[in-house]
RNA sequence: GCUCGCAUAGUGUAGUGGCCUAGCACUCAUCCCUGUCACGGAUGCAACCCGGGUUCGAAUCCCGGUGCGGGCG
Numbered sequence: 001g002c003u004c005g006c007a008u009a010g011u012g013u014a015g016u017g018g019c020c021u022a023g024c025a026c027u028c029a030u031c032c033c034u035g036u037c038a039c040g041g042a043u044g045c046a047a048c049c050c051g052g053g054u055u056c057g058a059a060u061c062c063c064g065g066u067g068c069g070g071g072c073g
Stems, first nucleotide, its partner, number of pairs: 001072007010026004018056001028044005049065005
């Protein structure tokens, strides 16, 4: 330099055009439980990498960028 893939809460992930102003698990906060801790239970906080395009509608499709990873040279 070329090429392929990936990017979603603090962490790991689901999502394949409308049912999603986004779900699950762990973490965190508060409360319940307990003599205390742990375990368990309830509630809550928190995210679509950036810019543009397509569409009535985009986390999802397309283009460019950035970062990470694989392959080729």
The RNA shown here (transfer RNA) has 73 nucleotides and comes from a Candidatus Pacearchaeota archaeon. The RNAcentral record of the sequence draws on ENA. The coordinates come from a structure-prediction model, not an experiment, and the mean pLDDT is 82. It matches the Rfam family "tRNA". Rfam describes the family as follows. Transfer RNA (tRNA) molecules are approximately 80 nucleotides in length. Their secondary structure includes four short double-helical elements and three loops (D, anti-codon, and T loops). Further hydrogen bonds mediate the characteristic L-shaped molecular structure. tRNAs have two regions of fundamental functional importance: the anti-codon, which is responsible for specific mRNA codon recognition, and the 3' end, to which the tRNAs corresponding amino acid is attached (by aminoacyl-tRNA synthetases). tRNAs cope with the degeneracy of the genetic code in two manners: having more than one tRNA (with a specific anti-codon) for a particular amino acid; and 'wobble' base-pairing, i.e. permitting non-standard base-pairing at the 3rd anti-codon position. Rfam classes the family as a transfer RNA.